c-di-AMP riboswitch aptamer (ydaO/yuaA leader) from Streptomyces sp. So13.3, 165 nucleotides, folded computationally. Lineage of the source: Bacteria > Bacillati > Actinomycetes > Kitasatosporales > Streptomyces. The coordinates come from a structure-prediction model, not an experiment, and the mean pLDDT is 81. Rfam family: c-di-AMP riboswitch aptamer (ydaO/yuaA leader). Rfam links the family to the GO terms cyclic-di-AMP binding and regulation of gene expression.
[in-house]
RNA sequence: GAGCUGCCUCCGCUGAAUCCGACCGCAAGGCCGGAACCGGGGACCCACGCGCACGACUUGGGGUGAAUCGGGGCGAACGUCCGCACAACGGACGCGAGCACCGUAGGGCGGCCUUCCAUCGCCCGAACCCGUCAGCUAACCCGGUAAGCGGUCCACGGAAGGAAU
Numbered sequence: 001g002a003g004c005u006g007c008c009u010c011c012g013c014u015g016a017a018u019c020c021g022a023c024c025g026c027a028a029g030g031c032c033g034g035a036a037c038c039g040g041g042g043a044c045c046c047a048c049g050c051g052c053a054c055g056a057c058u059u060g061g062g063g064u065g066a067a068u069c070g071g072g073g074c075g076a077a078c079g080u081c082c083g084c085a086c087a088a089c090g091g092a093c094g095c096g097a098g099c100a101c102c103g104u105a106g107g108g109c110g111g112c113c114u115u116c117c118a119u120c121g122c123c124c125g126a127a128c129c130c131g132u133c134a135g136c137u138a139a140c141c142c143g144g145u146a147a148g149c150g151g152u153c154c155a156c157g158g159a160a161g162g163a164a165u
Stems, first nucleotide, its partner, number of pairs: 010151005018035004023030002036145006046135001060133001061130004069103003073099002078094006106124005112162006119155001
C1' cells in the first nucleotide's frame, strides 16, 4: 500500500415498520402509554343477489404484498395396457408433486431534496396469513410498527417548487 473478514458509529436502500414519555432495574433490558404511519372488520346509498337461457366444473372463499398471467423442458409418485402362466423387471400411454429456464401485468434503484416527464442501465416479479367467513362503507371496533441489504464509488437530461452556498 492492497485484498478479505468482524465489531461500533454514521449515511443510505426496500418496507407501514419511526419518534416521544412513564414505571421497574446498577446495567442489559422488561413492561406500559401516546404521537405518527400502516392494515383488517364494520351502515344508509351503490353494487351483488332474485327470475330465464346456454355451457363447464366441483378445485370453497378471502387478506397483506409490486409479486400476476403465460410458454416449453426435465420429472418423483400413481393409473392403464403390453412383454411374461405368476412375479421381478422392461416398454408405451395417461396424469402429475416438484425443479430449473424463457417471457410478462406490475414494482424498485441510479450523483443536493420532492413530484412529474423522457432516455439508458441494473434488479424484483416472493413469501405468508385467515379458517367455511368478510363487496363498498360514516360512526364505531380490532390489529402491526418486522425483516433484509448497501456504503465514496457512482446515469445524462427537461419542468415546477425548495435547500445549501